This is a predicted structure of a 95-nucleotide RNA (SAM riboswitch aptamer (S box leader)).

[in-house]
RNA sequence: ACCUUAUCAAGAGUGGUGGAGGGAACGGCCCUGUGAAGCCCGGCAACCUGCGUUCCGCAAGGUGCCAAAUCCGGCGGUGAAACGAAAGAUGAGGA
Numbered sequence: 001a002c003c004u005u006a007u008c009a010a011g012a013g014u015g016g017u018g019g020a021g022g023g024a025a026c027g028g029c030c031c032u033g034u035g036a037a038g039c040c041c042g043g044c045a046a047c048c049u050g051c052g053u054u055c056c057g058c059a060a061g062g063u064g065c066c067a068a069a070u071c072c073g074g075c076g077g078u079g080a081a082a083c084g085a086a087a088g089a090u091g092a093g094g095a
Base pairs, nucleotide, nucleotide: 002094003093004092005091006090007089008088013041015040016039017038021031022030023029026073027072028071042066043065044064046063047062048061049059050058051057052056070087075084076083
């Protein structure tokens, strides 16, 4: 890289460093020198894991995450929506 499957409207900083980008790609629309990404610290708790009084709660070890619905759209559907698909992200499992 590939396959299967579950989830994706909840939650998370008035910190340090850094110094111009970031929100997957494209089209939009946004965020950003009132400080982007990255790194450190801090935090959250979706899945795995551990524990308990086991439809739930706690912990925070593994992965993950911490603007906006996966920021919105494309394809199907509709008067417009809802909704579904595709694509993507993350976990668990497989080969």
The coordinates come from a structure-prediction model, not an experiment, and the mean pLDDT is 84. The sequence was found by an Rfam model in a public genome assembly. The model forms 97% of the base pairs in the Rfam consensus.